RNA sequence: CAGCGAAAAAGGCAAACCCAUCGCGAGGUGGGGACGCAAAGCCACGGGACCCUCGAGGUCAGCCGGGUUGCCGAA
Numbered sequence: 001c002a003g004c005g006a007a008a009a010a011g012g013c014a015a016a017c018c019c020a021u022c023g024c025g026a027g028g029u030g031g032g033g034a035c036g037c038a039a040a041g042c043c044a045c046g047g048g049a050c051c052c053u054c055g056a057g058g059u060c061a062g063c064c065g066g067g068u069u070g071c072c073g074a075a
Base pairs, nucleotide, nucleotide: 004073005072012037013036017032018031019030020029021028022027035062041068042067043066045065046064047063048060049059050058051057
């Protein structure tokens, strides 16, 4: 450096559900809350799912792959 993810440490994120708010909607954001997560950080590039006003439209990165950045550390 590449690959990998046992144990431990420091810290991180936050499903369902509830409240508020934005959106026609899928969903987003904030608060509460933790099922889980080593990229559950970021990017709609390929596949997939979903929504609508069906188009040169949109949503999902916690569905899979890919790209990119990154903490710790055995075999």
Molecule: c-di-GMP-I riboswitch aptamer
Organism: Actinomycetota bacterium